[in-house]
Molecule: c-di-GMP-I riboswitch aptamer
Organism: marine sediment metagenome
RNA sequence: GAUAAAGGCAAACCCGACGAAAGUCGGCGACGCAAAGCUAUGGGUCUAAUGUGGUCAUCCCACAACGACUGCCAGGCCGCCGAA
Numbered sequence: 001g002a003u004a005a006a007g008g009c010a011a012a013c014c015c016g017a018c019g020a021a022a023g024u025c026g027g028c029g030a031c032g033c034a035a036a037g038c039u040a041u042g043g044g045u046c047u048a049a050u051g052u053g054g055u056c057a058u059c060c061c062a063c064a065a066c067g068a069c070u071g072c073c074a075g076g077c078c079g080c081c082g083a084a
Base pairs, nucleotide, nucleotide: 001081008033009032014027015026016025017024018023031071037077038076039075041074042073043072044069045068046067050064051063052062053061054060
């Protein structure tokens, strides 16, 4: 970072499985992506099994990740091509 070339990844929906959930994995499928490759290091967001407290109460509510999101932003590491 181009009306280039060779390619790559794969959103949502749906199906199946795992999980308390967020979400993840596989299949289908393409919304899009020049890092939509890897990494939870910083910020941010999501969930709250569990813990603490509230309440007449098992319901419900609040706070908190050790859980999750890299296709939220940034940092670090690796990578294809080569016009202006």